[in-house]
């Protein structure tokens, strides 16, 4: 340089044919239990805002009533070829 694949809450990782983004697990926080802890159980947990509400799938643009998903460009990582 060329080709292919991947990028989603703190972390791993789902999301059907384009139709409620973040299911599930883990971590974290609070509670319960205990002499104290661990484990178990219960509740909460993307970001901003007092709230209403707004924003968020690596970054940007496009198509569409509607995009994590389709198209184009860029960035990063991995694999292959030379």
């Nucleotide at each position: 340089g060329c080709g292919c694949a991947a990028g989603u809450g703190g972390c791993g990782g789902a999301a059907u044919u384009g139709g409620u983004a973040u299911a599930c697990g883990u971590g974290c926080u609070g509670g319960u239990c205990u002499c104290a802890g661990a484990a178990g159980c219960c509740a909460g947990u993307g970001g901003g805002g007092c709230a209403a509400c707004c924003c968020u799938u690596a970054g940007g643009a496009g198509u569409u009533c509607g995009a994590g998903u389709c198209u184009c460009c860029u960035c990063u990582u991995g694999c292959g070829c030379a």

Transfer RNA from a Bacteroidia bacterium, 82 nucleotides, folded computationally.
The coordinates come from a structure-prediction model, not an experiment, and the mean pLDDT is 80.
It matches the Rfam family "tRNA". It is annotated as a transfer RNA. From the family's description: Transfer RNA (tRNA) molecules are approximately 80 nucleotides in length. Rfam links the family to the GO term triplet codon-amino acid adaptor activity.